[in-house]
RNA sequence: AGGGUUCGAUUAUGGCUCAGGAUGAACGCUAGCGGCAGGCCUAACACAUGCAAGUCGAACGGUAACAGAUCCAGCUUGCUGGAUGCUGACGAGUGGCGCACGGGUGCGUAACGCGUAUGCAACCUACCCUUGACAGGGGGAUAGCCCAGAGAAAUUUGGAUUAAUACCCCAUAAUACUUUUAGAAGGCAUCUUCUGAAAAUUAAAACUCCGGUGGUUAGAGAUGAGUAUGCGUCCCAUUAGCUUGUUGGUAAGGUAACGGCUUACCAAGGCAACGAUGGGUAGGGGGCCUGAGAGGGUGAUCCCCCACACUGGUACUGAGACACGGACCAGACUCCUACGGGAGGCAGCAGUGAGGAAUAUUGCGCAAUGGAGGAAACUCUGACGCAGCCAUGCCGCGUGCAGGAAGAAUGCCCUAUGGGUUGGAAACUUCUUUUAUAUAGGAAGAAACCUCUCUACGUGUAGAGAGUUGACGGUACUAUACGAAUAAGGACCGGCUAACUCCGUGCCAGCAGCCGCGGUAAUACGGAGGGUCCAAGCGUUAUCCGGAUUUAUUGGGUUUAAAGGGUGCGUAGGCGGAAUUGUAAGUCAGUGGUGAAAGCCCACAGCUCAACUGUGGAACUGCCAUUGAUACUGCCUUUCUUGAAUAUAGAUGAAGUGGGCGGAAUAUAUCAUGUAGCGGUGAAAUGCAUAGAUAUGAUAUAGAACACCGAUUGCGAAGGCAGCUCACUAAGUCAUCAUUGACGCUGAGGCACGAAAGCGUGGGGAGCGAACAGGAUUAGAUACCCUGGUAGUCCACGCCGUAAACGAUGAUUACUCGGUGCUAGCGAUAUACUGUUAGUGCCUAAGCGAAAGCGAUAAGUAAUCCACCUGGGGAGUACGUUCGUAAGAAUGAAACUCAAAGGAAUUGACGGGGGCCCGCACAAGGGGUGGAGCAUGUGGUUUAAUUCGAUGAUACGCGAGGAACCUUACCUGGGCUUAAAUGUAGAUUGAUAGGACUAGAGAUAGUUUUUCCUUCGGGCAAUUUACAAGGUGCUGUAUGGUUGUCGUCAGCUCGUGCCGUGAGGUGUUAGGUUAAGUCCCAUAACGAGCGCAACCCCUAUCCUUAGUUGCCAGCGAGUAAUGUCGGGGACUUUAAGGAAACUGCCGGUGCAAACCGUGAGGAAGGUGGGGAUGACGUCAAAUCAUCACGGCCCUUACGUCCAGGGCUACACACGUGCUACAAUGGCGGAUACAAAGGGCAGCUACAUGGUGACAUGAUGCUAAUCUCGAAAGUCCGUCUCAGUUCGGAUCGAAGUCUGCAACUCGACUUCGUGAAGCUGGAAUCGCUAGUAAUCGCGUAUCAGCAAUGACGCGGUGAAUACGUUCCCGGGCCUUGUACACACCGCCCGUCAAGCCAUGGAAGCUGGGAGUGCCUGAAGUCGGUGACCGCAAGGAGCUGCCUAAGGUAAAACUGGUAACUGGGGCUAAGUCGUAACAAGGUAGCC
Repeated sequence: AGGGUUCGAUUAUGGCUCAGGAUGAACGCUAGCGGCAGGCCUAACACAUGCAAGUCGAACGGUAACAGAUCCAGCUUGCUGGAUGCUGACGAGUGGCGCACGGGUGCGUAACGCGUAUGCAACCUACCCUUGACAGGGGGAUAGCCCAGAGAAAUUUGGAUUAAUACCCCAUAAUACUUUUAGAAGGCAUCUUCUGAAAAUUAAAACUCCGGUGGUUAGAGAUGAGUAUGCGUCCCAUUAGCUUGUUGGUAAGGUAACGGCUUACCAAGGCAACGAUGGGUAGGGGGCCUGAGAGGGUGAUCCCCCACACUGGUACUGAGACACGGACCAGACUCCUACGGGAGGCAGCAGUGAGGAAUAUUGCGCAAUGGAGGAAACUCUGACGCAGCCAUGCCGCGUGCAGGAAGAAUGCCCUAUGGGUUGGAAACUUCUUUUAUAUAGGAAGAAACCUCUCUACGUGUAGAGAGUUGACGGUACUAUACGAAUAAGGACCGGCUAACUCCGUGCCAGCAGCCGCGGUAAUACGGAGGGUCCAAGCGUUAUCCGGAUUUAUUGGGUUUAAAGGGUGCGUAGGCGGAAUUGUAAGUCAGUGGUGAAAGCCCACAGCUCAACUGUGGAACUGCCAUUGAUACUGCCUUUCUUGAAUAUAGAUGAAGUGGGCGGAAUAUAUCAUGUAGCGGUGAAAUGCAUAGAUAUGAUAUAGAACACCGAUUGCGAAGGCAGCUCACUAAGUCAUCAUUGACGCUGAGGCACGAAAGCGUGGGGAGCGAACAGGAUUAGAUACCCUGGUAGUCCACGCCGUAAACGAUGAUUACUCGGUGCUAGCGAUAUACUGUUAGUGCCUAAGCGAAAGCGAUAAGUAAUCCACCUGGGGAGUACGUUCGUAAGAAUGAAACUCAAAGGAAUUGACGGGGGCCCGCACAAGGGGUGGAGCAUGUGGUUUAAUUCGAUGAUACGCGAGGAACCUUACCUGGGCUUAAAUGUAGAUUGAUAGGACUAGAGAUAGUUUUUCCUUCGGGCAAUUUACAAGGUGCUGUAUGGUUGUCGUCAGCUCGUGCCGUGAGGUGUUAGGUUAAGUCCCAUAACGAGCGCAACCCCUAUCCUUAGUUGCCAGCGAGUAAUGUCGGGGACUUUAAGGAAACUGCCGGUGCAAACCGUGAGGAAGGUGGGGAUGACGUCAAAUCAUCACGGCCCUUACGUCCAGGGCUACACACGUGCUACAAUGGCGGAUACAAAGGGCAGCUACAUGGUGACAUGAUGCUAAUCUCGAAAGUCCGUCUCAGUUCGGAUCGAAGUCUGCAACUCGACUUCGUGAAGCUGGAAUCGCUAGUAAUCGCGUAUCAGCAAUGACGCGGUGAAUACGUUCCCGGGCCUUGUACACACCGCCCGUCAAGCCAUGGAAGCUGGGAGUGCCUGAAGUCGGUGACCGCAAGGAGCUGCCUAAGGUAAAACUGGUAACUGGGGCUAAGUCGUAACAAGGUAGCC
């Protein structure tokens, strides 16, 4: 100090979340020791038991217990009993002091309770210190004890007797107190102090060791209380008014004391937006935690203050209490009881129950410190000092150290002959002994008081010495012995965040702080190995601060992210021009007081260190007082004119209100002309019209709105304002610089205005037009479109008070480069002028901004004031309140839920957005498919199986370029456990194998037969065993390779530079051009790469070379005939090389690139034609069944062998083809011309036979030699428009060939049979020239063939293209976007289901507070007091007040509730498709 998370990516906004620290903590796992701290946060719930406040005999009467002494009795001769208060002592009692401290808790309390500061001239203070004065006399009781009684007890009654430092009376008395009064001084208003005078009132206690202690009174001090005041001290305004002793005065009472503290009378005040009153919550502070600080949170332990003591009330005693371990009363609860009545109060220390996630021993001791009493010894002290329990926290120590590589073994992992890791670990060898254990020694804390002795003056005091006292504790500590011996875990390992692999699981189980992980290769689940971080602890949970500048004083924002009020006027408040005088409130400085201690910080010191503790310092940022300064602010005084206002003179405008007038249009009415339609739409229909519409003309009436001018114009505070004119009113502006002299700005509440719609009353109503009706559209159409049409729209008056009331931009003031328009003035008038003022627009510098953008009309730079915001949803909702006739408006939450929601810009993709361009894309053509039959493939169905894959384009004559067996993967049945290959090791054999035979469907099994070499080591072969195998089993979503498609489309990128915060852009865009990102030109780009083109092959022309098997023009020979032969290289041809085409030439257009030209030349002309060649990428496209390969799965089977069957099924649907429907044809006869291929298990001439498929014989050819070989065409004949001499399906019969075998299931031939079909609906396919169409030929596969398929070859050989509006696909640019899985996208609402929280609600049931009335305990006070008392006084009676209680009505606030409302959430429900693109009717308010 930051990080993660919205997106395809970016930036900013914004929330959520993490890393840190802390805790009186709890829980899980684990645990060796010590020191120091801490330990009911919940039920102020209830408490058994014990203890926590007593002491004094030196105040008193005394003597119950103990001890001693004396005396007496009994005897057991040292014991028992009795007596004597005689002594030490002392139960109970009188009296004194204490019990108001110490200890606990945090209920109440929002308060002078607390903190801080100040005052008391308005007060008290026992014990203590100090200074004065004093203590004389008298009296009557009473407890106890004794006697008698009541009661279960607690307790109590009566009688007799008695003491005091108990009580009373008298005396004395003041500097006390009260009254009156004289003088002086001082102060703070009342007054205070001092010196006097007079009058009245009030004191005392004794004990004694004779030293003293104690007593009374008065003053002073100290200490501790009381009281008053300033300032500070939580949340809610959905709490706005509160108050009658209330506010003040007079008088009296009361108190220690002031005071409405109380009472009577008088007055009517007092508090409050600077938050009264009410409600909720809460002890306050020093401090503690956190934070850089400012702050935020908190108030355990320790200290100070307050409050309380079962709940409520009350007083008594006392110096002090309205009293924790006192009293009385009321109430609740518990206990005892003889039922009559009594007792109690742990929020003291332990402890118990309960509650709770959770918090300890019914311990030791007064040795120390402190306290009470006492003269003291001493007693008491759950204060305190210690110990016990608890890892609750902080701190410290340890669990060893060194050497040791065969890098042991195990485990785990891997690319696995081997390596890595565990592991500079262990084993093993030394060393050490903290700690633990054992033994021994052994503290400090102790100083005193007291006793004894001594010293100084004086029996006492002061000092010195000696003695005495330890709970902790035989503890800390020290020494010795022993031996590595007694001692390591927890969490985590996807990112944040340090740390990685294997196995298991398979959206299951589970994890998770956020993002998220898990659907068969999970570093995220569970286990293991390894690692990381802490460590006697480690994690989790909870809470607080931090990070969070995410409430922003330090230190935020408001055009579009949340956020400017709709606008103005204006009150309070806040802020405010220039100069001057005074003051000193703010401000600044100095000084003084205070700011307790502890704590924090610093230094030093003590425990071995540290934690901890001690001493000192600093600090305590605050408050108060005082002195000074006077710049600024405030206040006072006097001025000024520039802010502001006024005056005078102009011009300006759709500014407002009221009145008058006008024309066009529309509608209606009347009349006229006129006839069949009009109107309306995408197309129609409803509607109007022969009763005369629409149209046209004339006249009349009505209401509303004002064309052109008109605009980027003008005016107004905003809303808003438009024909012309009149009246009234207002405004800004300009000029003059005349007047006043800061009069100003903003503005919470408040008041006024405020579009449209809506409401009320009364008018008006032409057009338009919610609702409504009808017609269309549609799957539906409660819409969009059409025909009608009510409210309304208009006027007057009154409400409403809201809008995307927007510039999404509050008002005011000042300052800050320029350019260019418009409006209204002024100067100058010359049309010049950077003239000037006010307003209104555009562009832009700086600057700002997340960017878009803003930019003198700021969103710049500053100042003042107001308003508003703090994640999305829930929700501008609910409740409450105010306003309103209502509609509704204003104010305005929470529960719950999500991790986002949102802004700007970027790149894509998309659009029923736009522009440009291309393509057999459309159009123009010619031919098909879709109808028929058949072939073939697919789906579906069927089946034991119909093996598997391919499924829009990009599957479907596809893998398959050839399923009868085989293939074959499928099914049924029968077998084997390993076939084949190879290797290793072991064993066996000389045979297996082959032949033959038998069984069998066959695999297979059985029988039989005969055959190795040798140098004797063995070789060879086979069988068997083991290990390696095998799998067309799964995953193409783990992969390689290959392939399809976009697409042979023209695109896809990079380096450097530049622009941008960045994603990214530029380049690659613009202008032209091209088939092309092809080229040119321009240019913050310059270059480059992969693609395009070219290079390659075939083809078209020519040349050269070479002529065999090819060719034959010329020469010769020969034949019935043929290049048959000699020859020839001319031609054709073959196959090598080369030439040729490049917009090169010409003309035109153009800057160029390039284009045009029936140009020339040329075989070929503008990439000549064709092929191969397929950029970055897309489709998780296809293929694990070509092959390869990771992982998983099977192993007497999912492997393998065999036979048969199936892949060929068949109501049906689709794709691709073939053949046809005929005369441009069919049939018969004759006849001509190819190319490219194939051939020895082959092609076969030729001959013979057969109608034929073919058979038999025979020849040539391993091929330019032999062979397979054309059809359409041409000529002749026939058929004559018909289901035919078309068409050939189907079926029957007979055959041929291949093959082990044609039944399922082959092809072909012959004869016979002769189906559908007469050109094909919607729709749809390919094709632009040697193309379509048509005709045949060949090859691969192959025994044969279901081939009409695929791949090639040649023959014949067209038509059309105006053109780019439209359909489809594509490219570039641009635009919108809420899409990015990218439109097959996203997404809205109702309904249905489940869950959750919440509002309303008849009612039911609580709570606290208040009010009225009734009753009224204890008790103070008042009155009385015939009774008691010598007296003081008291009993008794009574009045006022009051706690608790009862009752009544109303308010506030909870819980619950039939029913009901909306809301939120939830992989695959229903209905539609509202929004995002022009979202298909622009959207929104």
Overview: This is a predicted structure of a 1485-nucleotide RNA (small-subunit ribosomal RNA) from an uncultured prokaryote. It matches the Rfam family "Bacterial small subunit ribosomal RNA". The sequence is in RNAcentral, with records from ENA. Model confidence (mean pLDDT): 82 of 100.